Background: A computed fold for a 74-nucleotide RNA from Candidatus Daviesbacteria bacterium RIFCSPHIGHO2_02_FULL_39_8, annotated as transfer RNA. The same sequence occurs in records of 2 taxa. Taxonomically the source falls in Candidatus Daviesiibacteriota (Bacteria, Bacteria candidate phyla). It matches the Rfam family "tRNA". Rfam describes the family as follows. Transfer RNA (tRNA) molecules are approximately 80 nucleotides in length. The family's RNA type in Rfam is transfer RNA. The RNAcentral record of the sequence draws on ENA.

RNA sequence: GCGCCCGUAGCUCAGUGGAUUAGAGCAAAGGGUUUCUAACCCUUAGGUCGAGUGUUCGAAUCACUCCGGGCGCG
Numbered sequence: 001g002c003g004c005c006c007g008u009a010g011c012u013c014a015g016u017g018g019a020u021u022a023g024a025g026c027a028a029a030g031g032g033u034u035u036c037u038a039a040c041c042c043u044u045a046g047g048u049c050g051a052g053u054g055u056u057c058g059a060a061u062c063a064c065u066c067c068g069g070g071c072g073c074g
Stems, first nucleotide, its partner, number of pairs: 001073007010026004028044005050066005
């Protein structure tokens, strides 16, 4: 330099047939239970979906550019 893949909550990830309220598990906070802790149960908060531009009535999802990471080739 070229090709491919990945980037979504603090962490690991699903969603990538365009419209369904952006979700799950773990972690966190509050409460219940308990003499206390752990475990268990209930509830809550937390995201401008890597950045920007475009297409579209409508974009996490499609196109382009850029950023970061990984693999392969030279």